RNA sequence: UUUCGCCGAAGGCAAACCCUCCGAAAGGUGGGGACGCAAAACCACCGGCCUACAGCGCGCAAGCGCCACGGUAGCGGGGUCGCCAAC
Numbered sequence: 001u002u003u004c005g006c007c008g009a010a011g012g013c014a015a016a017c018c019c020u021c022c023g024a025a026a027g028g029u030g031g032g033g034a035c036g037c038a039a040a041a042c043c044a045c046c047g048g049c050c051u052a053c054a055g056c057g058c059g060c061a062a063g064c065g066c067c068a069c070g071g072u073a074g075c076g077g078g079g080u081c082g083c084c085a086a087c
Stems, first nucleotide, its partner, number of pairs: 005084001012037002017032003021028002035074001041080003045077003048072003055066004
């Protein structure tokens, strides 16, 4: 220095839920709050999953189906940076 993450130390992040704002929605911002997390730090490149405004098709209509240009990094893979310290 790299890999591994035991015993510790210093810490860090923040699920559900509530309030607020943005959004058609999924979901996200800020505050409270902790389920948990050794990368639960960052990145949509690959796969999965979620939503369907708009668009297309069907329908007399109500609506239904398809669909990501949207989202999810706390679904997995991959990439980048990173604290501490045994064997």
Molecule: c-di-GMP-I riboswitch aptamer
Organism: Rugamonas brunnea